[in-house]
Molecule: transfer RNA
Organism: Rugosimonospora sp.
């Protein structure tokens, strides 16, 4: 330098162009003599900027960062 893949919640990951979810974790409650576990509730995210579209996490372009391959 070229190519491919990836970036979504605190962490690990989902999500046919049509309400952004799960597990773990956090917070509040339940339970217990107490702690943990259980159970109930609750907060929290689409890498950035453009484009297409009635509508974009999803499709297209550019950039940034990460991983891998080639040179």
């Nucleotide at each position: 330098g070229g190519c491919a893949c990836g970036a979504u919640a605190g962490c690990u990951c989902a999500a046919u162009g049509g309400c952004a979810g799960a597990g773990c974790g956090g917070c509040g409650g339940u339970c217990u003599c107490a702690u943990a576990a259980u159970c109930c509730g609750u907060a929290g995210a689409c890498c950035a900027g453009g484009g297409u579209u009635c509508g974009a996490u999803u499709c297209c372009c550019u950039g940034u960062c990460g991983u891998g391959c080639c040179a």